[in-house]
Context: one part of a larger RNA
């Protein structure tokens, strides 16, 4: 650089990050059930079988098989959570030089701002209620010289 100032929103373009989203994947987990390998343990009327006992028939024991209880993986159903992804969509930022207005900033050409209600492309607009952080002009009280 000082009103040829400044300076608001909407729309439109470009890029980012983001909320909601029918939903989809995938992680982790909580309950309720199926199911149960090994393994321990417990039962055992079933087979087996050197040591010990035998009255020689057989018994203890001991394996094997069975059967239960516990229980890893798994499976089916319902939740919680986290990520990723999602048609659509709703704002936000950022971008020298796009559109459309001129709302605020001088009394900004209606003073302006808060609240609230309703209206409208858009900034806003109009009603009520409240402030002065309005100009101006008279007037009053106070203070200082």
């Nucleotide at each position: 650089c000082a009103c040829c100032g400044c300076c608001c929103g909407u729309c439109a373009c470009a890029c980012c990050a983001u909320g909601g989203g029918a939903g989809u994947u995938g992680g982790u987990u909580g309950c309720a059930c199926c199911a149960g390998a090994a393994g321990c343990a417990a039962g055992u009327u079933g087979c087996u079988u050197a040591a010990c006992c035998u009255u020689c028939g057989g018994g203890a024991g001991a394996g094997c098989g069975c059967u239960u209880a516990c229980c890893a993986c798994g499976g089916u159903g319902u939740g919680g959570u986290c990520a990723a992804u999602g048609a659509c969509u709703g704002g936000g930022g950022u971008g020298a030089a796009g559109u459309c207005g001129u709302a605020a900033c001088a009394a900004g050409g209606u003073a302006g701002c808060c609240g609230u209600a309703g209206g409208g492309g858009a900034a806003c607009c109009u009603g009520c209620g409240g402030c002065u952080g309005g100009a101006u002009c008279a007037c009053c009280u106070c203070c200082u010289u």

Description: Small-subunit ribosomal RNA, 3' minor domain from an uncultured prokaryote, 145 nucleotides, folded computationally. Model confidence (mean pLDDT): 81 of 100. RNAcentral holds the full RNA, with entries from ENA.